[in-house]
C1' cells in the first nucleotide's frame, strides 16, 4: 500500500428486504433434607458509525471506525 473476510443480547452464534431470534449464562418459582440435573416463566439489544437505494432496511449501495486473514 492492495485483495477478502468479520461487527446481531453478558458470551457463541443464527437471520439475505415486511416478526428481532436461538444456544449457554442471569433471575424468580417448582422439584431435592440440599445442591446438580431437570421442569416453567422473566429479564436483558443504538442489528459497529454515518449517508444512499427502496412503501418499508439487521439485510442492498458507498465511505468511515473497529478486528482478523492472505499479498506485496
Nucleotide at each position: 500500500g492492495g485483495g477478502c473476510g468479520c461487527a446481531u443480547a453478558g458470551c457463541u452464534c443464527a437471520g439475505u428486504g415486511g416478526g428481532a431470534g436461538a444456544g449457554c449464562g442471569c433471575u424468580c418459582g417448582c422439584c431435592u433434607u440440599a445442591c446438580a440435573a431437570g421442569c416453567g416463566a422473566g429479564a436483558g439489544g443504538u442489528c459497529g458509525u454515518a449517508g444512499g437505494u427502496u412503501c418499508g432496511a439487521a439485510a442492498c449501495c458507498u465511505a468511515c471506525u473497529g478486528u482478523g486473514c492472505c499479498c506485496a
Predicted 3D model of a 72-nucleotide RNA (transfer RNA) from Kutzneria sp. Its Rfam family is "tRNA". The family's RNA type in Rfam is transfer RNA. The literature on the family includes a 1993 paper in Trends Biochem Sci by Hou, "The tertiary structure of tRNA and the development of the genetic code". The source organism's lineage runs through Bacteria, Actinomycetota, Actinomycetes, Pseudonocardiaceae and Kutzneria.